[in-house]
Molecule: Glycine riboswitch aptamer
Organism: Pelagibacteraceae bacterium
């Protein structure tokens, strides 16, 4: 001087898809059918030491979700710590 990257904390932003049907007194629970991709999880191309390892916002939909609320990948700002460059 406050650049690069990472982590944590605080604040702000933050999509998609059923207020489906039946039973039950209801928001709950159970069953059935349909749907979503942005917690988590799984799959692989290049490549490598090739029966293996191996990225994503791609693919799958196990889990999760489909009024609001909550949750929410990710993004922005600030602070702290570490790291990197001059």
């Nucleotide at each position: 001087a406050c650049u690069c990257u990472u982590a944590u904390a605080a604040a702000g932003g933050g999509a998609g898809a059923g207020a489906u049907u039946a039973a039950u007194u209801u928001u709950u629970u159970u069953a059935a059918c349909g749907c979503c991709g942005a917690a988590g999880g799984a799959g692989c191309a290049a490549c490598g030491a090739c029966c293996c390892g191996g990225a994503a916002a791609c693919u799958c939909u196990c889990a999760g979700g489909c009024a609001a609320a909550a949750g929410g990948a990710c993004c922005u700002u600030u602070a702290u710590a570490a790291u990197u460059a001059a």